A computed fold for a 92-nucleotide RNA from a Caulobacteraceae bacterium, annotated as Glycine riboswitch aptamer. Lineage of the source: Bacteria > Pseudomonadati > Pseudomonadota > Alphaproteobacteria > Caulobacteraceae.

RNA sequence: UCGACUCUCGCGGGAGAGGCCGACGCUUCGCCGUCGGCGCCGAAGGCGCAACCGCCCCGGAAACGCUCAGGCAAAAGGACCGCGAUCGUCAA
Numbered sequence: 001u002c003g004a005c006u007c008u009c010g011c012g013g014g015a016g017a018g019g020c021c022g023a024c025g026c027u028u029c030g031c032c033g034u035c036g037g038c039g040c041c042g043a044a045g046g047c048g049c050a051a052c053c054g055c056c057c058c059g060g061a062a063a064c065g066c067u068c069a070g071g072c073a074a075a076a077g078g079a080c081c082g083c084g085a086u087c088g089u090c091a092a
Base pairs, nucleotide, nucleotide: 001092003090004089005088008085009084010083011082012081013080018038020037021036022035023034024033025032039072040071041070045068046066047065048064052060053059054058
């Protein structure tokens, strides 16, 4: 100096499923809040099995499964993808 990778941050994209019912409260009369109920979703997180991987005692491990949590108008959030930036690591 160039390249690659992780964390963090910023910008952009980003799915699914009831604008459900009832009670109480608030009220700017709403798409609000709390509690209860039934029905659903999976792409925060969490948990489980496992292909596979490893230093093979054991451990790591999904976009698969579960749905505890979270979510089911908008907003917010959102795995993941792209671009940019700082520190760090690796290689030439």

The model forms 90% of the base pairs in the Rfam consensus. Rfam family: Glycine riboswitch aptamer. From the family's description: This family represents the bacterial glycine riboswitch.